Predicted 3D model of an 84-nucleotide RNA (transfer RNA) from an Oscillospiraceae bacterium. The coordinates come from a structure-prediction model, not an experiment, and the mean pLDDT is 81.
[in-house]
RNA sequence: GCCGGUAUGGUGGAACAGGUAGACACAAGGGACUUAAAAUCCCUCGCCGGCGACGGCGUACCGGUUCGAUUCCGGUUACCGGCA
Repeated sequence: GCCGGUAUGGUGGAACAGGUAGACACAAGGGACUUAAAAUCCCUCGCCGGCGACGGCGUACCGGUUCGAUUCCGGUUACCGGCA
């Protein structure tokens, strides 16, 4: 230099013939139970705004196509593998 693969919450990891992003697990926080714990059960758990109901944004980054993109197309970055 060329080719291929991977990139999604704090972590692992789902969701792709384009249609609610974050299932499930772990970690974390709160609560119930207990004399107190452990275990168990329930709730919460991306970011911003709002007292709240709720709204907006968010899938490595920048663009494009589309009514609609984690998914398709182009470019970039990082890592892994192959060829030279």